c-di-GMP-I riboswitch aptamer from a Planctomycetaceae bacterium, 91 nucleotides, folded computationally. The sequence was found by an Rfam model in a public genome assembly. The coordinates come from a structure-prediction model, not an experiment, and the mean pLDDT is 85. The source organism's lineage runs through Bacteria, Pseudomonadati, Planctomycetota, Planctomycetia and Planctomycetaceae.

[in-house]
C1' cells in the first nucleotide's frame, strides 16, 4: 500500500415510532428516540420500487372511478449495483 473484517481499542450514524415544520404528493429537515449498520460518509452510474403530471387502451354503466402501459418530472438510495473519500490493524 491492496485485499479483508474481530467477542479487539477508540469513536460515529440512526430505523420504527412521537413532536414541529416545508411540500400537490412520494418524501425532507429539526428535536426526541434505538432497530440495526465496516462505510447505514458522500455522489446518483445502471435497475428497482413509490409520487405528481400528460396521453393511449379496457373496464364499471358514469360525467367519475379503477386497472394497464408509456412520456416527462421528482422521491427513495437504511433496495441492489457502480463510482469516491475515511478510523482501527487480530485472523
Nucleotide at each position: 500500500c491492496c485485499u479483508c473484517g474481530a467477542u479487539a481499542a477508540a469513536g460515529g450514524u440512526a430505523a420504527a415510532c412521537c413532536g414541529g415544520u416545508c411540500g400537490c404528493g412520494a418524501g425532507g429537515c429539526c428535536g426526541g428516540g434505538a432497530c440495526g449498520c465496516a462505510a447505514a460518509g458522500c455522489c446518483g452510474u445502471g435497475g428497482g420500487u413509490c409520487u405528481g403530471u400528460c396521453g393511449c387502451g379496457a373496464u364499471c354503466g358514469u360525467c367519475g372511478a379503477u386497472c394497464g402501459u408509456g412520456g416527462c418530472a421528482g422521491a427513495u438510495g437504511g433496495c441492489c449495483u457502480g463510482g469516491u473519500u475515511g478510523c482501527c490493524g487480530a485472523a